[in-house]
RNA sequence: GGGGGCGUAGCUCAACGGUAGAGCAGGGGACUUUUAAUCCUCUGAUCGGGGUUCGAUUCCCCGCGCCCUCA
Numbered sequence: 001g002g003g004g005g006c007g008u009a010g011c012u013c014a015a016c017g018g019u020a021g022a023g024c025a026g027g028g029g030a031c032u033u034u035u036a037a038u039c040c041u042c043u044g045a046u047c048g049g050g051g052u053u054c055g056a057u058u059c060c061c062c063g064c065g066c067c068c069u070c071a
Base pairs, nucleotide, nucleotide: 001070002069003068004067005066006065007064010024011023012022013021018054026042027041028040029039030038047063048062049061050060051059
C1' cells in the first nucleotide's frame, strides 16, 4: 500500500429504516441483628463529518481508531 471485519452505557452484548434495550457494574430503597444473597427503583451510550429518506444505530461516501489477511 490492497482486501475484509468491527466501533452503541463504566464493561460484555442486542436493536425489519419508525420511542435505543438487556446482563453485570454504580446511586437510592425494601428485607436481614449485621454482612452477603434476593427484590424494587434510578442514573448513564449510538467514533467524527457529509449524503439519501418524511424519518438513519441501521443504507451510501469520506475520515479516525482497533483487529484479521495479502503483498
Molecule: transfer RNA
Organism: Dehalococcoidia bacterium